[in-house]
Order: sequence, then C1' cells, then structure tokens
RNA sequence: UGCGGGGUCGUUUAAACGGCAAAACAUCUGGCCGUCAACCGGAAGAUGUGGGUUCGAGUCCCGCCCCCGCAG
Repeated sequence: UGCGGGGUCGUUUAAACGGCAAAACAUCUGGCCGUCAACCGGAAGAUGUGGGUUCGAGUCCCGCCCCCGCAG
C1' cells in the first nucleotide's frame, strides 16, 4: 500500500427483510444476614467518526480513524 473481516453500556454477546437498542456479568442502591458471601428487588450506563439515502439507519452507500487476517 492492496484485498477481506470487524468496531454496540466497564466486559461478553444480541437486535430476519431498515421500524420503541436487549440480556448476562460487573458497578451503585434497597432487602435479607451478627458480618461477609450467596440470594431477592430496583437504578444508572452504549451503536468509532463525518457525510449521504430514507417518513425512519446499529443495519444500506461514501470518506476517515482504530483492531485482526492475507498478499506485496
């Protein structure tokens, strides 16, 4: 540099064909408990970035950034 794959809460994964972004763990908080853990209830938290298409984009198109693989 070219080609291919990927980037979603702190982490790991979801979200047929474009239609209310979900779950587990972690965190915070309440309950339980002599205390901690476990267990039960609740809360907060995310679409890499800039454009485009569309009534509507995590999803489609283009540029850029980052990660992985292959080739040189």